[in-house]
């Protein structure tokens, strides 16, 4: 240098043959229940426009291009 992958709520992850409402779950936070407290259990909620840009397209996390960052592989 070139060649592949990965990048998604606070952590980890499903979604990656383009349209199932508001991108699902789990821990974990908060609330509220049970409970003499505490832990456990249960019910609820907040919580990401998908690593940043730009293209295709009615439509994009999803297809292509640039860019960043990490991690392989090559001489």
């Nucleotide at each position: 240098g070139c060649c592949g992958c990965a990048u998604u709520c606070g952590u980890c992850u499903a979604g990656c043959u383009g349209g199932c409402c508001c991108a699902g779950g789990a821990c974990a936070u908060c609330a509220g229940g049970u409970u003499u407290u505490c832990a456990u259990c249960c019910u609820g909620a907040a919580g990401a426009u998908c690593a940043g840009g730009g293209g295709u397209u009615c439509g994009a996390a999803u297809c292509c291009c640039c860019u960043a960052u990490g991690c392989g592989g090559u001489a």
The prediction has a mean pLDDT of 80.
Transfer RNA from a Bacteroidales bacterium, 75 nucleotides, folded computationally.
Lineage of the source: Bacteria > Pseudomonadati > Bacteroidota > Bacteroidia > Bacteroidales.
It matches the Rfam family "tRNA". By type it is a transfer RNA.